[in-house]
Context: one part of a larger RNA
RNA sequence: AGCACACGGAGGAUGCCUAGGCACUAGGAGUCGAUGAAGGACGUGGCGAACAACGAAACUGCCUCGGGGAGCUGUAAGCAAGCUUUGAUCCGGGGGUGUCCGAAUGGGGAAACCCGGCUGUGGUAAUUCGCAGUCACUCACAUCUGAAUACAUAGGGUGUGUAGAGACAGACCAGGGGAACUGAAACAUCUAAGUACCCUGAGGAAGAGAAAACAAUAGUGAUUCCGUCAGUAGCGGCGAGCGAACGCGGAUUAGCCCAAACCAAGGAGCUUGCUCCUUGGGGUUGUGGGACGUCUCACAUGGAGUUACAAAGGAAUACAUUAGGUGAAGAGGUCUGGAAAGGCCCGGCAUAGAAGGUAAAAGCCCUGUAGCUGAAAGUGUAUUCCCUCCGAGACGGAUCCCGAGUAGUGCGGGGCACGUGAAACCCCGUAUGAAUCCAGCAGGACCAUCUGCUAAGGCUAAAUACUCCCUAGUGACCGAUAGUGAAACAGUACCGUGAGGGAAAGGUGAAAAGCACCCCGGAAGGGGAGUGAAAUAGAACCUGAAACCGUGUGCUU
Numbered sequence: 001a002g003c004a005c006a007c008g009g010a011g012g013a014u015g016c017c018u019a020g021g022c023a024c025u026a027g028g029a030g031u032c033g034a035u036g037a038a039g040g041a042c043g044u045g046g047c048g049a050a051c052a053a054c055g056a057a058a059c060u061g062c063c064u065c066g067g068g069g070a071g072c073u074g075u076a077a078g079c080a081a082g083c084u085u086u087g088a089u090c091c092g093g094g095g096g097u098g099u100c101c102g103a104a105u106g107g108g109g110a111a112a113c114c115c116g117g118c119u120g121u122g123g124u125a126a127u128u129c130g131c132a133g134u135c136a137c138u139c140a141c142a143u144c145u146g147a148a149u150a151c152a153u154a155g156g157g158u159g160u161g162u163a164g165a166g167a168c169a170g171a172c173c174a175g176g177g178g179a180a181c182u183g184a185a186a187c188a189u190c191u192a193a194g195u196a197c198c199c200u201g202a203g204g205a206a207g208a209g210a211a212a213a214c215a216a217u218a219g220u221g222a223u224u225c226c227g228u229c230a231g232u233a234g235c236g237g238c239g240a241g242c243g244a245a246c247g248c249g250g251a252u253u254a255g256c257c258c259a260a261a262c263c264a265a266g267g268a269g270c271u272u273g274c275u276c277c278u279u280g281g282g283g284u285u286g287u288g289g290g291a292c293g294u295c296u297c298a299c300a301u302g303g304a305g306u307u308a309c310a311a312a313g314g315a316a317u318a319c320a321u322u323a324g325g326u327g328a329a330g331a332g333g334u335c336u337g338g339a340a341a342g343g344c345c346c347g348g349c350a351u352a353g354a355a356g357g358u359a360a361a362a363g364c365c366c367u368g369u370a371g372c373u374g375a376a377a378g379u380g381u382a383u384u385c386c387c388u389c390c391g392a393g394a395c396g397g398a399u400c401c402c403g404a405g406u407a408g409u410g411c412g413g414g415g416c417a418c419g420u421g422a423a424a425c426c427c428c429g430u431a432u433g434a435a436u437c438c439a440g441c442a443g444g445a446c447c448a449u450c451u452g453c454u455a456a457g458g459c460u461a462a463a464u465a466c467u468c469c470c471u472a473g474u475g476a477c478c479g480a481u482a483g484u485g486a487a488a489c490a491g492u493a494c495c496g497u498g499a500g501g502g503a504a505a506g507g508u509g510a511a512a513a514g515c516a517c518c519c520c521g522g523a524a525g526g527g528g529a530g531u532g533a534a535a536u537a538g539a540a541c542c543u544g545a546a547a548c549c550g551u552g553u554g555c556u557u
Base pairs, nucleotide, nucleotide: 001556002555003554004553005552006551007550008549009548015542016507017506020478021477022475023474024473025472026471027470028469029467030466031167032166039101040100041099042055043054044053046079047078050075051074062095063094064093065092066091067090071083072082073081106115107114108113116135117134118133119132120131121130122129137164138163139161140160141159142158143157144156145155172203173201174200175199176198177197183190187237213220214219224251225250226249227248228247234242235241255459256458257457258403262281263280264279265278266277267276268275269274270273286437288402289401290400291399292396293395294394295393296392297391302390303389304388305387313386314385315384316383317382318381319380320379321378322377324373325372326371330346332345333344334343335342347364349353355367356366357365408432409431410430411429412428413427414426415425418444439454440453441452442451443450494501495500514541517528518527519526520525
């Protein structure tokens, strides 16, 4: 030095575990903010820092209303000092306080700081000083003023406003912009894709929506979503690829209001008999409707209503929700063991044998579970009452109205599954530019016939999409290099000028019973003693693999 065996060190794999995650289900909720948000800074305790909580009324705090019933002063031991059956701590509803920054809003500013004005008030001999309130901008409404410039207008002042501003849930939605990689086996039309991304805006959903729709000689009857039609018809350097609709079956269902003609009142203008404006009535349609004229019935024992169709509240009741309460049956015997919930032998409950804990494996030990039950106050939903609102029809066919720089057309684009094509339809830009019911648009060039519909104004629940969040639950999901980046004081430490990047790190024991005392040592550490079932469970703490490093013995060289 090598090999073998034994015993160790070091290391932290494996096994077991779970305090944390992940993916979903059902129900709820889907916003907060100038009454100052989200997010922070700084403070607040008898005792240093931190987290959580709270805000100068400051360690679960103050007031109040309920629950609850013996201990309590958070994590967090310890000491001190206290509170509590005159009901504390704790749980829930309502309220008060709530420094400074932050949209930040009196002015400024390098956020958490500096400097003011006005009113009231306190204080000082006086100044300094303290406290409360108020002072940004825009918009709307009201009102007072008021230039060039006579009336006027612009502008200005004041008052009122729970008006706006900002945040977010890395989601869903609508709109305005809008790529490239890639695919086409290269690449340019095309594709990726109206995707990613940016901006704006809104809601609990959004958007769409009550036919100028489809269809085809038969019919349907707003929109949305799902299944099918169908990878069909089509589009396409007819390449790669893109890709409907009708119809049918379902989910859910809900329809309405203006403009105009005409009438009335008020006002304005001036060419004094017209025009315009405001308000109220009227009216809302495609077997065309309405105005207009004539006529009939009705005005309530009826109908409707707070999500559209007009609009605001109040009360009662019920249910749900925001704390809870009650809740059966073995401390049975014996064996093993440190410990019984395990084995054996006997009982008893069950509308409860879900689950968790208890020294191991408990329906009957504890918390619970099934069932039953509960709210002073707040919130939500439903119903009822109070309350609020409410005319229809026929006939006539002379006159009037029925959404205009609109529809359409030329040119240039875009969207439609549809790449300009025979290219309808829809939407923009540009140039033009109709008709008013004997009318107009559509039915995939266009024309005729036929059929359907009535544009150029508006509102509208449900079925649908999503999940930051709350409650209850589920898992052939993970189990500490996994599962969230984060099981732990993690978006921390640390890195970066910054945008940003971004960790590692779990386990004594049933219970600290966490080793009194003695010995060696400066200490660290160790040896006894003691605790414990176990200390090779001693906090560098369950198990404790391998690499790696030793000690002893044997063999070989």
Molecule: large-subunit ribosomal RNA, domain I
Organism: Paenibacillus pini JCM 16418